[in-house]
RNA sequence: AGCCCUGUGGUGUAGUGGCUAUCAUUGCGGACUCUGAAUCCGCUGACGGCGGUUCAAAUCCGCCCAGGGCUG
Numbered sequence: 001a002g003c004c005c006u007g008u009g010g011u012g013u014a015g016u017g018g019c020u021a022u023c024a025u026u027g028c029g030g031a032c033u034c035u036g037a038a039u040c041c042g043c044u045g046a047c048g049g050c051g052g053u054u055c056a057a058a059u060c061c062g063c064c065c066a067g068g069g070c071u072g
Base pairs, nucleotide, nucleotide: 001071002070003069004068005067006066007065010025011024012023018055027043028042029041030040031039048064049063050062051061052060
């Protein structure tokens, strides 16, 4: 320098153009308990950035950023 893969709550993860973005865990609140654990209920919290295509983009396209790999 070229090519390929990946990027979603604090962490891990689902999504393959349209429904309120899924689930688990952490955190917070509550129930239960003499107390705690376990269990149950509720809440909080995310699409790497900028543009483009489209009536509609996490999803498709381009560039950039970050991480990983291959070639030289």
This is a predicted structure of a 72-nucleotide RNA (transfer RNA) from a Candidatus Hodarchaeales archaeon. Model confidence (mean pLDDT): 81 of 100. Rfam family: tRNA. Rfam classes the family as a transfer RNA. Its family is annotated with triplet codon-amino acid adaptor activity in the Gene Ontology. The sequence is in RNAcentral, with records from ENA.